[in-house]
Context: one part of a larger RNA
């Protein structure tokens, strides 16, 4: 080098965007760089293979061929494939017109429930709590009612293996900006395309800086209990965080533990969004069709569990990763960051 893999055994980069590459749609000409052919030239000697000789065999020595699979250089070409260079297409892309669905986004605004509080009524012994209690709380009137008025967080039904979004993720409602998608016509460009090492960008929740907030939960902390103990499970409290705004962290069981495109392979049913269409018109139901979500299955894959047109079947193109456990995602180097740390990442020695 070639060979094997990556759901669950070790292995998919958390996700996009996109430079370098790498690949690249269908016809026509043209080129001859790659490709193919032919000749030379070079490809040391020895060895190694083949014939033949030399020592009484052999070993080993000698001639001779063969081989050196590769380069360079000339002709003369050949033109089917890859490249170049020129013209032309519409089926990939992509734009335009019309039309549709949605918790994509991002800013204000506004609401109702229920919670704490605090301010008053009405009451007058308990209230909370739990297996059981207790510690909190209350005759300075709790607890429970009703009224008033603050506050901050969160949106109950709807609501659905139901929608959107590249992932993280996104739900009370109006309103303005705002991406993304699908459907039909097929009207327009005419290969513009695919993937992407580095880069850039976003990234849940914890965590950091700074100002703000703080109802309710609630690490740490107190107490109360259990316990042999009880640095917990339980209870009462309760700070830091949860939230807002501006910046940083860049990680996760960032999980479909399944990288992204194409492209081909029986089928059955649900749900979502559009199109067409028959039935003398409508309109619903059927039927067809394109897109997106599930379930269940043939064949086929699989070690099986299962997967199965949303592949983990059949095949290309491109990235990303494995290579026995443990030492260890440690040490070191070096880069990133206010810390916390994040990436990148070994060896010795063990079994």
């Nucleotide at each position: 080098c070639u060979g094997g893999g990556c759901u669950u055994a070790a292995a998919g980069g958390g996700u996009g965007c996109g430079u370098a590459g790498g690949c690249u749609g269908u016809c026509c000409g043209g080129u001859a760089a790659g490709u193919u052919g032919g000749g030379u030239g070079u490809g040391a000697a020895a060895g190694c293979c083949c014939u033949c000789g030399g020592c009484u065999c052999a070993a080993c020595c000698g001639a001779g061929g063969a081989a050196u699979u590769g380069c360079g250089c000339c002709c003369a070409a050949a033109a089917a494939c890859u490249g170049c260079c020129g013209g032309a297409c519409u089926u990939g892309a992509g734009g335009g017109a019309g039309a549709c669905a949605g918790a994509g986004g991002u800013a204000a605004g506004c609401g109702g429930a229920a919670c704490u509080u605090a301010g008053g009524g009405u009451g007058g012994a308990g209230c909370g709590g739990u297996g059981a209690a207790a510690u909190g709380c209350g005759u300075u009137g709790a607890u429970a009612u009703c009224c008033u008025a603050a506050g901050g967080a969160a949106c109950a039904c709807c609501a659905g293996u139901g929608g959107c979004g590249a992932a993280g993720g996104c739900g009370g409602c109006u309103u303005a900006c705002u991406g993304g998608g699908u459907c039909u016509c097929u009207u327009c460009u005419g290969a513009c395309g695919c993937u992407g090492a580095g880069g850039c960008a976003c990234g849940a929740a914890a965590g950091c800086u700074a100002g703000g907030g703080u109802a309710g939960c609630g690490a740490a902390g107190a107490g109360g209990a259990u316990u042999a103990g009880a640095u917990a499970c339980c209870c009462u409290c309760g700070u830091a965080g949860u939230c807002c705004u501006a910046g940083c962290c860049g990680u996760a069981a960032a999980c479909g533990a399944u990288g992204a495109g194409c492209a081909c392979u029986g089928g059955a049913u649900c749900g979502a969004a559009g199109g067409g269409u028959c039935c003398u018109c409508c309109a619903u139901a059927g039927c067809c069709u394109u897109u997106c979500g599930g379930u269940c299955g043939u064949a086929g894959c699989g070690a099986a569990a299962g997967u199965g047109u949303u592949a983990a079947g059949u095949g290309c193109u491109c990235c990303g990763c494995c290579u026995g456990g443990g030492g260890a995602g440690u040490a070191u180097g070096g880069u990133c960051g206010c810390a916390a740390g994040g990436c990148u990442g070994a060896a010795a020695c063990u079994c």
Source information
The part of an RNA shown here (small-subunit ribosomal RNA, central domain) has 351 nucleotides and comes from a metagenome. The RNAcentral record of the full RNA draws on SILVA. The coordinates come from a structure-prediction model, not an experiment, and the mean pLDDT is 86.